[in-house]
This is a predicted structure of a 72-nucleotide RNA (transfer RNA) from Porphyromonadaceae bacterium UBA7141.
Rfam family: tRNA.
The sequence was found in a public genome assembly.
The source organism's lineage runs through Bacteria, Bacteroidota, Bacteroidia, Bacteroidales and Porphyromonadaceae.
RNA sequence: GCUCUCAUAGUUCAAUGGAUAGAAUAAUGGAUUCCGGUUCCAUCGAUUGGGGUUCGACUCCCCAUGAGAGUA
Numbered sequence: 001g002c003u004c005u006c007a008u009a010g011u012u013c014a015a016u017g018g019a020u021a022g023a024a025u026a027a028u029g030g031a032u033u034c035c036g037g038u039u040c041c042a043u044c045g046a047u048u049g050g051g052g053u054u055c056g057a058c059u060c061c062c063c064a065u066g067a068g069a070g071u072a
Base pairs, nucleotide, nucleotide: 001071002070003069004068005067006066007065010025011024012023013022018055027043028042029041030040031039048064049063050062051061052060
């Protein structure tokens, strides 16, 4: 250089083109406890950037950025 894959919450992962984008964990608050841990409840938190297709895009297409794999 060429080809392919990936990018979603602080972290690890889901989501058939159609539900308020969910779960675990972390963080914060509360309950429990003499205190702490465990346990339980609640809250907070995200689609890499730009453009296009579509009634509707995390999902399909194009470009860019970043990461990984293959190839000489």